Notes:
This is a predicted structure of a 97-nucleotide RNA (THF (Tetrahydrofolate) riboswitch aptamer). It was read from a public genome assembly, where an Rfam model found it. Its mean pLDDT, the model's own confidence on a scale to 100, is 76.
[in-house]
RNA sequence: UGCAGAGUAGGCCGGCGCGCGUUAAGUGCCGGGGGGACGGAGAGUUGCCCCCUGGACGAAGGGACAUCCCGCGGUGCGCCCGCCGCAUCCCGCUGCG
Numbered sequence: 001u002g003c004a005g006a007g008u009a010g011g012c013c014g015g016c017g018c019g020c021g022u023u024a025a026g027u028g029c030c031g032g033g034g035g036g037a038c039g040g041a042g043a044g045u046u047g048c049c050c051c052c053u054g055g056a057c058g059a060a061g062g063g064a065c066a067u068c069c070c071g072c073g074g075u076g077c078g079c080c081c082g083c084c085g086c087a088u089c090c091c092g093c094u095g096c097g
Base pairs, nucleotide, nucleotide: 001097002096003095004094005093010084011083012082014080015079016078017077018076019075020073021072022071029055030054031053032052033051034050035049036048039091040090042089043088061070062069063068064067
């Protein structure tokens, strides 16, 4: 000095377990507000994730009967595995030349 990579909040598939709703919350969509992550720091962007709020849309229930069971929901959480994990500048880490 050039190239490549690791690493993050987290996301997704599958499995297991515990729950919620099915008298409709949740999930997903749009608007608004707040926050978070990148090895360090700064700027910046709206690309990622989370929370709150407003709006629109929308569903599969059934069987036994002291209370349970089987389903359904692009349902919540935890664990495991696999895959993935953005962009600019400066300074770093690892490997190669």